The RNA shown here (Bacterial RNase P class A) has 343 nucleotides and comes from a pig gut metagenome. It matches the Rfam family "Bacterial RNase P class A". It is annotated as a ribozyme. Its mean pLDDT, the model's own confidence on a scale to 100, is 76.
């Protein structure tokens, strides 16, 4: 210098908080005591991929929309990871890489410049052809992309031959493209052959191949007050109307609100989901590795207005970024101070 791995203050005392268990009190459920345990490497951003839950869906195809994009492997899956290939950078260790297609089509290429297309502004040349001619490539015009100018980019690059001047027009080497052979599982590599050779852009439309249903733990499941409204009841008392009978009493039927009872739904509230899992540690085997198999061991927060803290002492110093909220695998971003290893 480069690549990677690990730690993320420790110990003690005192006070305080959450959870689990045990015991003791109260018991409409709270309190006390004891023991155990209590944030991260990113718990973050919520950017990808999955589990789980509900909704949709017979199965398959097409279209739309979105995503991915060299090859092989890993994985539950991925846009992640590992090992390679090509390209670019570095003296090197190593690093970066959105890396299919620009001979299917369309678009765009600002400014500058003659031209971003089939282009002659300057320049070079008049060998061949035509017209004119003051016979001078002089004019019209013809040839020419080697040189100049502009630009990020100008028709493969360098050199030689060649030519009127030029030009892959020809040749050598280099680059690209195509074909063949060989090697490789493949991306590709190497060799030979063919002058076949105008640029960029596809994180522009597009083409090709492959993948994808939606919403999210405030998912969702269960229990369920008070109170209000509605349902039901040949429960109770009262009122109204009608019948028996013209009236009163009585009785029967219907209706009205009230009281009581009753079952169901909703709300407050509570319980579950909730943490034992693609888990972690050690060893070993397979593999270059990612990773996987086997054996043994181990349990490491679960709150709900939200606990995980404070003070003091010792250690030279203890200071960074930062606080779980369903759970995992990644990516990205933030990070004081250290430790170790390969090259």
């Nucleotide at each position: 210098g480069u690549a990677g791995a690990g730690c993320a203050g420790a110990c003690a005392a005192u006070c305080g908080c959450g959870u689990a268990c045990a015991c003791c009190a109260u018991u409409g459920u709270u309190g006390g005591u004891g023991u155990a345990u209590g944030a991260g490497g990113a718990a973050a951003g919520u950017c990808c991929g999955g589990g789980c839950u509900c909704c949709a869906c017979a199965g398959g195809g097409c279209a739309a929309g979105g995503g991915u994009g060299c090859c092989g492997g890993a994985u539950a899956a991925c846009g992640u990871c590992c090992g390679g290939c090509g390209u670019a950078g570095g003296u090197a260790a190593c690093u970066a890489u959105a890396g299919g297609g620009a001979a299917a089509g369309u678009g765009c290429a600002a400014c500058a410049g003659a031209a971003a297309c089939a282009u002659u502004c300057c320049g070079c040349c008049g060998a061949a052809a035509c017209a004119g001619u003051a016979c001078g490539g002089c004019u019209g015009u013809g040839g020419u992309a080697a040189g100049g100018u502009u630009g990020a980019a100008a028709u493969g690059g360098u050199g030689a031959g060649g030519u009127a001047a030029g030009a892959g027009c020809u040749c050598a080497c280099c680059g690209g493209c195509g074909g063949c052979a060989u090697g490789g599982a493949g991306a590709c590599a190497u060799g030979c052959c063919g002058g076949c050779c105008g640029u960029g852009u596809a994180a522009a439309c597009c083409c090709c191949a492959c993948c994808c249903g939606g919403a999210g733990c405030a998912a969702g499941a269960c229990c369920a007050a008070a109170c209000a409204g509605g349902g039901c009841g040949a429960g109770g008392a009262a009122g109204g109307c009608g019948g028996c009978u013209g009236c009163c009493c009585g009785u029967c039927g219907c209706c009205u609100g009230c009281c009581c009872g009753u079952a169901a739904g909703g709300u407050a509230g509570g319980u579950c989901g909730c943490u034992g899992g693609a888990g972690c540690c050690u060893g070993u085997c397979a593999g270059c590795a990612a990773u996987g198999g086997c054996a043994g061991g181990u349990c490491g927060a679960g709150a709900u207005a939200g606990a995980u803290g404070a003070u003091u002492g010792u250690c030279a110093a203890a200071u960074a970024c930062a606080g779980a909220a369903c759970c995992c695998g990644g990516c990205u971003u933030a990070u004081a101070g250290c430790u170790c290893u390969g090259c």